[in-house]
A computed fold for a 496-nucleotide part of an RNA from an uncultured bacterium, annotated as small-subunit ribosomal RNA, 5' domain.
Its mean pLDDT, the model's own confidence on a scale to 100, is 86.
Rfam family: Bacterial small subunit ribosomal RNA. Gene Ontology terms of the family: structural constituent of ribosome and ribosome.
Context: one part of a larger RNA
RNA sequence: AUGAACGCUGGCGGCGUGCCUAACACAUGCAAGUCGAACGGGAUUCACUUUCGGGUGAUGAGAGUGGCGCACGGGUGAGUAACACGUAGCUGACCUGCCCCAAACACCGGGAUAACGGAUCGAAAGGUCUGCUAAUACCGGAUAAGCUCCCGGCUUUUAGAAGGCUGAGAGAAAAGCUCCGACGGUUUGGGAGGGGGCUGCGGCCCAUCAGCUAGCUGGUAAGGUAACGGCUUACCAGGGCGACGACGGGUAGGGGGCCUGAGAGGGUGAACCCCCACACUGGAACUGAGACACGGUCCAGACUCCUACGGGAGGCAGCAGUGAGGAAUAUUGCUCAAUGGGCGCAAGCCUGAAGCAGCGACGCCGCGUGGGUGAUGAAGGUUUUCGGAUCGUAAAACCCUUUUCUCUGGGACGAGGAAGGACGGUACCAGAGGAAUAAGUGUCGGCUAACUACGUGCCAGCAGCCGCGGUAAAACGUAGGACGCAAGCGUUAUCC
Numbered sequence: 001a002u003g004a005a006c007g008c009u010g011g012c013g014g015c016g017u018g019c020c021u022a023a024c025a026c027a028u029g030c031a032a033g034u035c036g037a038a039c040g041g042g043a044u045u046c047a048c049u050u051u052c053g054g055g056u057g058a059u060g061a062g063a064g065u066g067g068c069g070c071a072c073g074g075g076u077g078a079g080u081a082a083c084a085c086g087u088a089g090c091u092g093a094c095c096u097g098c099c100c101c102a103a104a105c106a107c108c109g110g111g112a113u114a115a116c117g118g119a120u121c122g123a124a125a126g127g128u129c130u131g132c133u134a135a136u137a138c139c140g141g142a143u144a145a146g147c148u149c150c151c152g153g154c155u156u157u158u159a160g161a162a163g164g165c166u167g168a169g170a171g172a173a174a175a176g177c178u179c180c181g182a183c184g185g186u187u188u189g190g191g192a193g194g195g196g197g198c199u200g201c202g203g204c205c206c207a208u209c210a211g212c213u214a215g216c217u218g219g220u221a222a223g224g225u226a227a228c229g230g231c232u233u234a235c236c237a238g239g240g241c242g243a244c245g246a247c248g249g250g251u252a253g254g255g256g257g258c259c260u261g262a263g264a265g266g267g268u269g270a271a272c273c274c275c276c277a278c279a280c281u282g283g284a285a286c287u288g289a290g291a292c293a294c295g296g297u298c299c300a301g302a303c304u305c306c307u308a309c310g311g312g313a314g315g316c317a318g319c320a321g322u323g324a325g326g327a328a329u330a331u332u333g334c335u336c337a338a339u340g341g342g343c344g345c346a347a348g349c350c351u352g353a354a355g356c357a358g359c360g361a362c363g364c365c366g367c368g369u370g371g372g373u374g375a376u377g378a379a380g381g382u383u384u385u386c387g388g389a390u391c392g393u394a395a396a397a398c399c400c401u402u403u404u405c406u407c408u409g410g411g412a413c414g415a416g417g418a419a420g421g422a423c424g425g426u427a428c429c430a431g432a433g434g435a436a437u438a439a440g441u442g443u444c445g446g447c448u449a450a451c452u453a454c455g456u457g458c459c460a461g462c463a464g465c466c467g468c469g470g471u472a473a474a475a476c477g478u479a480g481g482a483c484g485c486a487a488g489c490g491u492u493a494u495c496c
Base pairs, nucleotide, nucleotide: 001494002493004492005491006490007489008488011367012366013365014364015363016362017360018359019325024323025322026321028320029319030318033068034067035066038065039064045058046057047056048055049054075278076277077276085202086201087200088199089198090197091196094195095194096193099191100190101189102188103187104186105185107141108140109139110138116131117130118129119128120127121126147171148170149169151167152166153165154164155163176183204250205249206248211241212240213239216238217237218236219235220234221233222232223231253275254274255273256272257268258267259266260265280301281300282299283298284297303314304313305312306311331357333356334355335354339353340351341350342349343348370400371399372398373397380391381390382389383388405433406432407431408430409429410428414423440485441484442483443482444481445466446465447464451480452479453478454477455476461468462467
């Protein structure tokens, strides 16, 4: 010094912090939705009207198509000794939805499909057939400032295909909605922020691991990618790495930091921040600007559950919570009021992110458990050489205070502009009451601060080291006293 645990003890508050073990298995609830200002549709309710059949208007639930989000946020540390991380660069080899700036556009058409209706299969999960319909869904054509490709010309700089100007040809766009204010759509260029790739250097142990390597090293061609590249394939060559430690084995997420130390160094990687990796185990792709995707899909496996035995469902290393493991680690809480995020023009909806509250002396810090006076040095305890000594101004008693506590009343800031606060009737303020509600723990042989009595008799026991105990033990046990620290004190473990 600690994310600690254990023993004894325990008054309050603030701020932090809390599965280090089984990346073990999980009941239940919640944790990602949103948009009617993209679209068809219209349950329900209400109003007016009626020839009682209905008609008109408003409202707009659930589901569906479509858009955006679900790649963020949150968790964990299994794997990984690696361009994973840190740092410094390169990218003339690259991508980038939403946002900002600039320029140019949005013309003409088409066919479907879910929802819905009908029929039907299945225990369920879930399907099948048929009929109807819309769009900012899908498709065709037109146009092309600029863009891409191919073939030329000029120019500029490079290690180099890059860049700029220019000519011919070829190719590719769009979507509407509307409360008329807006909000959107397409193409191109730039920006911001984000990301991919490459490289130098740096940071563990073992040489009782010394040789390793077949896409392995390089080339040519092709494919593939946003992009370079054996990334992949075919062919050709025979290379490449290694005592400056290859290869193998073990261990491990990395960093900012944190602990210690005068420093150098040593140890460490909880909480907070950045990066990485993972999401039952293994593999794969789809969609998309972005994933090879924790609460998406498919396949295989183990496990659990449902079943009408034909077949299905699931994945807490999200927040709570349960079992198990363990020396050991919390509530199945409140609120979206604030901050932030998603969607939406907005109102708003969602948000176990977050803000709060609960539990734990787990840590740090602060406060309190009273203050003054008070000697017949009371009683009592202990001790005694029986005179006394000591606990000890300690108590009692008298005077005082009210931090805390209890009760009563008032009562926020956090919310920039009218209202709106989970926390919270909390903090805080005022009044009243009464010393009232609050001290332990370890030690006392030396190291090391603090000594006597009794009991015990190498027994019972103590102990960090030296060592104590066999009849007067300052070392065991008890008591009185003393010393240390104090809402803590000691022990254990680990690091310096």